Model confidence (mean pLDDT): 77 of 100. Predicted 3D model of a 101-nucleotide RNA (Guanidine-I riboswitch aptamer) from Cyanobacteria bacterium FACHB-DQ100. Rfam family: Guanidine-I riboswitch aptamer. Rfam links the family to the GO term regulation of gene expression. RNAcentral holds the sequence, with entries from Rfam.
[in-house]
RNA sequence: UUAAUUUGCUUCUAGGGUUCCGAUUCCUUGAAUGUCUGGUCCGAGAGAAGCAGGCUAACCAAAAAAUGUUGGCUACACGGCGGGAGAAAAGCCCGGGAGGA
Repeated sequence: UUAAUUUGCUUCUAGGGUUCCGAUUCCUUGAAUGUCUGGUCCGAGAGAAGCAGGCUAACCAAAAAAUGUUGGCUACACGGCGGGAGAAAAGCCCGGGAGGA
């Protein structure tokens, strides 16, 4: 300098808005307000926990492999503008991208 890799899922949280419910207001068969704490809802690569997967050590075994049991590892991580989506928005997705260190 260049390239590659840095697993998946579930629940939850920070955060997010406004379809529905509730709330509030009004000129109340209804309408408006998210510049309403909320319930439903969306929700993290760089938040949490768990499960699975992967790697690995010991045990078991005449030996090898497989299976099993128990343990360990699965690190690190600054970051736009813009665009996309169900009603809408977002630490969602594009995206561990551009860029920076």